[in-house]
RNA sequence: UCAUAAAAAAUAUAUUCCCGCGAUAUAUGCCGGAGGAUAUGGCUCCGGCGUCUCUACCCGGCAACCGUAAAUGGCCGGACUAUCGCCGGGGCGGCUUUUGCC
Numbered sequence: 001u002c003a004u005a006a007a008a009a010a011u012a013u014a015u016u017c018c019c020g021c022g023a024u025a026u027a028u029g030c031c032g033g034a035g036g037a038u039a040u041g042g043c044u045c046c047g048g049c050g051u052c053u054c055u056a057c058c059c060g061g062c063a064a065c066c067g068u069a070a071a072u073g074g075c076c077g078g079a080c081u082a083u084c085g086c087c088g089g090g091g092c093g094g095c096u097u098u099u100g101c102c
Base pairs, nucleotide, nucleotide: 017090018089019088020086021085022084023083024082025081026056029049030048031047032046033045034044035043041066042065050057058078059077060076061075062074064072093102094101095100
């Protein structure tokens, strides 16, 4: 000298926003602690791991299993979040009397 990173706040902002779809991440997964329910039940809270990753880590159904104990496992369906993408839709912008075109 030219650049660059992080956090917070404020202001401004659309070809940058919104929606849909797709890809990647993660398997809506796993390991523990404390408490709780009990065949009309099978949860609640907390910590950790997992992602070049913020967040999330659950819900419902089906069919098991546990003979009343302290412990659940299987299958099916569902996303949310982060980033990127698309001969996509809306919106925005330009031209045009309009239709329409970009």
Record summary: The RNA shown here (Purine riboswitch aptamer) has 102 nucleotides. The sequence was found by an Rfam model in a public genome assembly. Its Rfam family is "Purine riboswitch aptamer". Rfam 15.1 lists 4,097 matches to the family in 1,411 species. About the family: Riboswitches are metabolite binding domains within certain messenger RNAs that serve as precision sensors for their corresponding targets. Allosteric rearrangement of mRNA structure is mediated by ligand binding, and this results in modulation of gene expression. A class of riboswitches that selectively recognises guanine and becomes saturated at concentrations as low as 5 nM. In Bacillus subtilis, this mRNA motif is located on at least five separate transcriptional units that together encode 17 genes that are mostly involved in purine transport and purine nucleotide biosynthesis. It has also been shown that some members of this family are specific for adenine instead. Hence this family are termed purine riboswitches.